[in-house]
Context: one part of a larger RNA
């Protein structure tokens, strides 16, 4: 010097990002116990007091009462809750990144929407087949939200989905017909007499093709707990300011209730109030919401949480400010 322990005057969080770590609390009995609340809880709330041994009494080793004795100390060691106030998030118990994350993430009961009538839908497989299910819509599958309470506004123009079928468009296929080429046979003509040309024709093989031709798309509706979206400029009141009120443009419709500098607020340490001697954090308000907002749910919420944030009591070597001791190392010598 290092590690692990133990102790410490006075102070007591002044340490620090932060009470991290340590200290403190602790068992049992008695008394006592607030707000809030879903009436179950909260609650071991909080906060107090007691605890050994001997004798006597109450039927009494244990419980109660009385008397006495000892120690600094009687749950004499060890095991063995610190508590309170306020807020955010998530209702809760649970699950998770085996080996840096345990959470506000996932799940959850519950809500809602969609699909599925059974040889179900859905999933695996080329298929047979299997699961679903030896189930049958109070069932099964999928999406979203996530206890409970109060609620869940407007927009169907776009996208999606569902339904519809009058009209438009539309493929392969079919197809009247038109046309090219090849070529059998026949006829005619010409001549260089075995060829050429013209016409008709069985067949083969290409091209075009009126017309016919489904779903789909266009179209018509519905649908938001489907994907999603939910304005601007400007004037106006007898102090000023502001604008209940008006005008105008645009839109499918212009954000309702509730909440709001918020896990969301850039400006911003917004402003006011509280707490502190002093508070970029915290709490309560305000609303000017850069850029909250209603099942990608909104707002509340008792209980719960190795959750996050702020404050307080107790407690302490966290600190002022360091010291000593023990054990084991390091170090020196062998």
């Nucleotide at each position: 010097c290092c590690a692990c322990a133990u102790u410490u005057a006075a102070g007591g969080a002044a340490c620090u990002c932060g009470g991290c770590a340590a200290a403190a609390u602790g068992a049992c009995c008695c008394c006592g116990u607030a707000a809030g609340u879903u009436c179950g809880c909260a609650a071991u709330a909080a906060g107090g007091g007691g605890u050994g041994c001997c004798c006597c009494c109450g039927u009494g080793u244990u419980c109660g009462g009385g008397g006495g004795c000892c120690g600094c100390a009687g749950a004499g060691a060890a095991u063995c809750g610190a508590c309170c106030c306020a807020g955010g998030c998530g209702a809760c118990u649970g699950u998770u990144u085996a080996a840096c994350a345990a959470a506000a993430a996932c799940a959850c009961a519950a809500g809602u929407c969609c699909c599925u009538g059974c040889c179900a839908a859905g999933c695996a497989g080329u298929a047979a087949u299997g699961c679903a299910a030896a189930g049958u819509a109070u069932a099964g599958g999928g999406g979203c939200u996530g206890a409970u309470a109060c609620c869940u506004g407007c927009c169907c123009a776009g996208u999606g989905u569902u339904a519809g079928a009058a009209g438009g468009u539309u493929a392969a296929g079919g197809a009247a017909g038109c046309u090219g080429u090849u070529g059998u046979u026949c006829g005619g003509a010409a001549u260089u007499u075995a060829u050429u040309c013209c016409g008709a024709u069985a067949g083969g093989u290409g091209g075009c093709g009126a017309c016919u031709g489904a779903a789909g798309c266009c179209c018509u509706a519905a649908u938001g707990a489907a994907c999603g979206g939910c304005g601007g400029c400007u004037g106006u009141a007898a102090a000023u300011a502001u604008a209940a009120c008006g005008g105008u443009c645009c839109u499918a419709a212009g954000g309702u209730a509730g909440c709001g500098a918020a896990a969301u607020u850039c400006c911003u340490u917004g402003u006011c109030a509280g707490g502190u001697a002093a508070g970029u954090u915290c709490u309560g308000a305000c609303c000017c919401g850069c850029a909250c907002g209603a099942a990608a749910g909104g707002u509340a919420u008792a209980a719960c949480g190795a959750u996050c944030u702020g404050g307080g009591u107790g407690c302490u070597g966290u600190c002022u400010c360091a010291a000593a001791u023990g054990u084991g190392g390091a170090c020196u010598c062998g």
Molecule: large-subunit ribosomal RNA, domain IV
Organism: Mollicutes bacterium